[in-house]
């Protein structure tokens, strides 16, 4: 260079086109238990790499481009 497979809260991870104003642990902040702290209990804030394109409707289906991980010349 080519071919593949991936990118979602800080991490780690569901989603298979409308049920997603995206759900869960764990962290993290508030409360509330606690003499304190840890454990618990309530709550809260935090995410679709980037740009197009098909659709009524796109995390999802296409393309480019970016990063990373395999293969290969």
């Nucleotide at each position: 260079g080519g071919c593949u497979c991936g990118u979602u809260c800080g991490u780690c991870u569901a989603u298979u086109g409308g049920c997603c104003g995206a759900g869960g642990a764990c962290a993290c902040c508030g409360c509330c238990c606690u003499u304190u702290c840890g454990a618990g209990g309530c709550g809260g804030a935090g995410a679709g790499g980037u740009g197009g394109g098909u659709u009524c409707g796109a995390u999802u289906c296409c393309c480019a481009c970016a990063c990373g991980g395999g293969c290969u010349g």